[in-house]
RNA sequence: CAAGGUGGCCGGACGGCCGCUGCCUCAGCAUUUGCUGAGAGAGAGGAAAGUCCGAGCUCCACCGGGCAAGAUGCCCGCUAACAGCGGGGCGGGGUGACCCGACGGAAAGUGCCACAGAAACAUACCGCCUGCUCAGGUAGGUAAGGGUGAAAUGGCGAGUUAAGAGCUCACCGCUCUGGUGGUGACAUCAGAGGCAGGGCAAACCCCAUCCGGUGCAAGGCCUAAUAGGGGGAAUAUGGGUCCCGGACCAUCCCCGGGUUGGCCGCAUGAUCCCGAUGGCAACAUCGGGGCUAGAUAGAUGGUCGCCGUCCCGAUUCGUCGGGAUACAGAACUCGGCUUACAGGCCGUCUUGGACA
RNA sequence: GUCCCGGUGGUGUAGCCUGGCCUAACAUACCACACUGUCAAUGUGGAGAUCGGGGGUUCGAAUCCCCUCCGGGCGCCA
Numbered sequence: 001c002a003a004g005g006u007g008g009c010c011g012g013a014c015g016g017c018c019g020c021u022g023c024c025u026c027a028g029c030a031u032u033u034g035c036u037g038a039g040a041g042a043g044a045g046g047a048a049a050g051u052c053c054g055a056g057c058u059c060c061a062c063c064g065g066g067c068a069a070g071a072u073g074c075c076c077g078c079u080a081a082c083a084g085c086g087g088g089g090c091g092g093g094g095u096g097a098c099c100c101g102a103c104g105g106a107a108a109g110u111g112c113c114a115c116a117g118a119a120a121c122a123u124a125c126c127g128c129c130u131g132c133u134c135a136g137g138u139a140g141g142u143a144a145g146g147g148u149g150a151a152a153u154g155g156c157g158a159g160u161u162a163a164g165a166g167c168u169c170a171c172c173g174c175u176c177u178g179g180u181g182g183u184g185a186c187a188u189c190a191g192a193g194g195c196a197g198g199g200c201a202a203a204c205c206c207c208a209u210c211c212g213g214u215g216c217a218a219g220g221c222c223u224a225a226u227a228g229g230g231g232g233a234a235u236a237u238g239g240g241u242c243c244c245g246g247a248c249c250a251u252c253c254c255c256g257g258g259u260u261g262g263c264c265g266c267a268u269g270a271u272c273c274c275g276a277u278g279g280c281a282a283c284a285u286c287g288g289g290g291c292u293a294g295a296u297a298g299a300u301g302g303u304c305g306c307c308g309u310c311c312c313g314a315u316u317c318g319u320c321g322g323g324a325u326a327c328a329g330a331a332c333u334c335g336g337c338u339u340a341c342a343g344g345c346c347g348u349c350u351u352g353g354a355c356a
Numbered sequence: 357g358u359c360c361c362g363g364u365g366g367u368g369u370a371g372c373c374u375g376g377c378c379u380a381a382c383a384u385a386c387c388a389c390a391c392u393g394u395c396a397a398u399g400u401g402g403a404g405a406u407c408g409g410g411g412g413u414u415c416g417a418a419u420c421c422c423c424u425c426c427g428g429g430c431g432c433c434a
Base pairs, nucleotide, nucleotide: 001352002351003350004349005348006347007346008345009344010343012307014305015304016303017302018301020043021042024039025038026037027036028035029034045327049338050337052336053335054334055333056332057215059213060212062246063245064244065243066242070210071209072208073207074088075087076086077085078084089103090101091100092099093098104206105205109204110203111200112199113198125146126145127142128141129140130139131138132137154172155171157169158168159167173195174193175192176191177190178189179188180187181186219264220263221262222261229255230254231253232252233251239249240248271290272289273288274287275286276285277284278283308325309324310323311322312321313320314319357432359429360428361427362426363425366384367383368382369381376415386402387401388400389399390398408424409423410422411421412420
């Protein structure tokens, strides 16, 4: 200098004028929830998005057990929890920094492997060997070689053999047993065994763990008015959660009418910032400090000036002119994942080249 | 807000559940030929689809799984 990997951050700032919304304080008016004025101070995001996960919270009367359906799936930690995060193991990709993994079980059972090929839960097309035959051919043996295919009786080398074959031997693979290290997944060493035909579980399934339903449009309160209307079931042997047990409630179901108005829920939170300690880290504990939208047709805008960044052109190298300035708006709250993003900044690591 | 359905030639639909004969089917529209005095109808043949997009599993994906884009909806709730 170039090309890559990985982690984090910003993403418009400032000033003037006019305008908008909530909370708090004061004053006045009004009296169901209110209205007006003044003051002080606050007012969209890293994704607010998708609604993919998990919860807090709410109601179903709620406690235990269970079924069904569903989810997760290597190990150890973090967390309120998670399909999340951190750190490892194994496998794969890359020269490397690093990246990816839907990662339990195929010896519980069932199922699929088209076409091609002799044969895909079983085998002989070509070939090789032996016998018969003038030849063609035929009988037997074989599965090492060739062909087909994604995959063909574990692989490679040697020996035996009529020719071959785990038939035998050594090495590797696989299974079992034991030693060592590690919390563990695993790693490594030694011995025994000739070895249960291959793959697919994002095939059904088996195993382990989790798991009731519902969702702020949840759930409550007030005002007003109508029809405190009509019908059916039950008198506990009924109804209310998918089932059972315990235990609880006091009616239950259907039709019809009125209000679709206001208030609460509604923001102090598994919260944010700083420091210390512990930990590789995720994070935990302790101490100190802070309060930061709460709308309801849905508020934070308009305009002017001056800068910041990027692009293009010119340049007397002082600068000038023009254009652009991303993705995109809370609606109960929080922890994650995924997706979108003009432009810019910082840290760290790897590879290549050149110079000293 | 929740839940569900769909996207395949120019058009309307099959195929997906149970992955291979998918060199993707049928109808209609288009083109050519035949027939007819001419058109239509009819018959024969032809061309036309990256299966919304991307990634993954598998020997193999329209089909199975994940993410994303677009379109639509019964019912529930207020």
Predicted 3D model of RNase P RNA and transfer RNA as a complex of 434 nucleotides.
It holds a member of the Rfam family "Bacterial RNase P class A". Rfam describes the family as follows. Ribonuclease P (RNase P) is a ubiquitous endoribonuclease, found in archaea, bacteria and eukarya as well as chloroplasts and mitochondria.
Model confidence (mean pLDDT): 76 of 100.